Annotation:
This is a predicted structure of a 94-nucleotide RNA (Glycine riboswitch aptamer) from Pullulanibacillus pueri. The organism belongs to Pullulanibacillus, within Bacteria. Its Rfam family is "Glycine riboswitch aptamer". Gene Ontology term of the family: glycine biosynthetic process. It was read from a public genome assembly, where an Rfam model found it.
RNA sequence: AUGAUGACAAGGGGAGAGAUCGUUUCUAAAACGACGCCGAAGGAGCAAGCCAAAAACGUGUGAAUCUCUCAGGCAAAAAGACUCUUGUUAGACG
Numbered sequence: 001a002u003g004a005u006g007a008c009a010a011g012g013g014g015a016g017a018g019a020u021c022g023u024u025u026c027u028a029a030a031a032c033g034a035c036g037c038c039g040a041a042g043g044a045g046c047a048a049g050c051c052a053a054a055a056a057c058g059u060g061u062g063a064a065u066c067u068c069u070c071a072g073g074c075a076a077a078a079a080g081a082c083u084c085u086u087g088u089u090a091g092a093c094g
Stems, first nucleotide, its partner, number of pairs: 005090009018035001020034005036074003042070001043068003049061002051058001
């Protein structure tokens, strides 16, 4: 010196679902109560396989954009998995 891929930072793109009703409030927001929804922060659960085991027996391991909706969210704003660019850094391979 090539630079697969990873980490961090900044910037961009980024879906879904009630601007629901009532009380307090000038309205929104917030608080309380009520019903209805969403999944792409986070969280939780599991398949094959592997391990164990002669066979079997498993509080074993085991992924997600799947499932659950605890949390979060349901005009805008904020957030947002994922993704792109740039910078820094590590670095497989050559």